[in-house]
Context: one part of a larger RNA
RNA sequence: CUGGGCUUAAAGGGUGCGUAGGCGGUCUGGAAAGUUGGGUGUGAAAUACCUCGGCUCAACCGAGGAAUAGCGCUCAAAACUGCCAGACUUGAGGGAGAUAGAGGUGAGCGGAACUUAAGGUGGAGCGGUGAAAUGCGUUGAUAUCUUAAGGAACACCUGUGGCGAAAGCGGCUCACUGGAUCUUUUCUGACGCUGAGGCACGAAAGCUAGGGGAGCAAACGGGAUUAGAUACCCCGGUAGUCCUAGCCGUAAACGAUGAGCACUUGGUUGGAGACUCCUCCAUAGGUUUCCGGCCGUAGCGAAAGUGUUAAGUGCUCCGCCUGGGGAGUAUGGCCGCAAGGCUGAAACUC
Numbered sequence: 001c002u003g004g005g006c007u008u009a010a011a012g013g014g015u016g017c018g019u020a021g022g023c024g025g026u027c028u029g030g031a032a033a034g035u036u037g038g039g040u041g042u043g044a045a046a047u048a049c050c051u052c053g054g055c056u057c058a059a060c061c062g063a064g065g066a067a068u069a070g071c072g073c074u075c076a077a078a079a080c081u082g083c084c085a086g087a088c089u090u091g092a093g094g095g096a097g098a099u100a101g102a103g104g105u106g107a108g109c110g111g112a113a114c115u116u117a118a119g120g121u122g123g124a125g126c127g128g129u130g131a132a133a134u135g136c137g138u139u140g141a142u143a144u145c146u147u148a149a150g151g152a153a154c155a156c157c158u159g160u161g162g163c164g165a166a167a168g169c170g171g172c173u174c175a176c177u178g179g180a181u182c183u184u185u186u187c188u189g190a191c192g193c194u195g196a197g198g199c200a201c202g203a204a205a206g207c208u209a210g211g212g213g214a215g216c217a218a219a220c221g222g223g224a225u226u227a228g229a230u231a232c233c234c235c236g237g238u239a240g241u242c243c244u245a246g247c248c249g250u251a252a253a254c255g256a257u258g259a260g261c262a263c264u265u266g267g268u269u270g271g272a273g274a275c276u277c278c279u280c281c282a283u284a285g286g287u288u289u290c291c292g293g294c295c296g297u298a299g300c301g302a303a304a305g306u307g308u309u310a311a312g313u314g315c316u317c318c319g320c321c322u323g324g325g326g327a328g329u330a331u332g333g334c335c336g337c338a339a340g341g342c343u344g345a346a347a348c349u350c
């Protein structure tokens, strides 16, 4: 390389949009590029194969035959793929009518708690721990009441509930705005799927500039513990956490499970709809579409498990793996203000 694989053994890209490319629904007609068949030319000789023959045999040698992937020309076929033309509606999309939602962005508002400040009451402790101490407190703390200010987060509702591509999203109201689901058969008529590069988004931490700073809290200081204690516990406490603008581009970015389509026994449960039965209405029931769980059949699996949300059965496209260490290191390149990121070896060794 081939082959075989990628939940947990090495291996699914963090996520989306999308370029090239690859792949692609039903019907009719055409041409005949791929495809298939026939003919023909070429496919040197020798070798190899078959049948004979010559050296006493054999090796060796001679003769004849057959065979040869492929390529060219030509005749034909038209199922499949491609191409051209026309048509279709199931895939896809649009319209109309409804619905649910912490989807996003901006602005405004609210209460609880907390801290601080001022004032009132009060008068010796408070706080903290396994126990203490550092710490705070007669310059009046803790506690309690009133008032004011500030910043951050939104208890209950809250739910294997919802929404979002993922990251993620939770007080209330308004404005703007993305997506989804159901019903209808109203329109377009394959407009589709995937997606190397590319572009965009992307938790936390970190970086730049300017604000903000209540609580919490790396670093740091102190008190303990301990043989030591650069920790766990306690008292403090600065970056940071918050906002605006920009950068970074990584995570156990996880379902450790790429996306799409089709098929394959069931039960139960939650959410969003629609339809329908009994005499009318409503609930319950039944049917059906989409989404989220649990349990399990066959199957699969090394097992654990998975099991219509597949890890089953198939197809299409992309990404990735190929013994452990060295090493996600060195080097080069690209990106970044930096931190660093992406790409990514070898010697050597077991």
Stems, first nucleotide, its partner, number of pairs: 003322004007304002012318001014201004021194003025088006033081002035077008049065006091191001092188003095184005103177007110154001114150008125136002162169002206247006215241002220236004258317006266295011299306002323350003332343004
Molecule: small-subunit ribosomal RNA, central domain
Organism: Pirellulaceae bacterium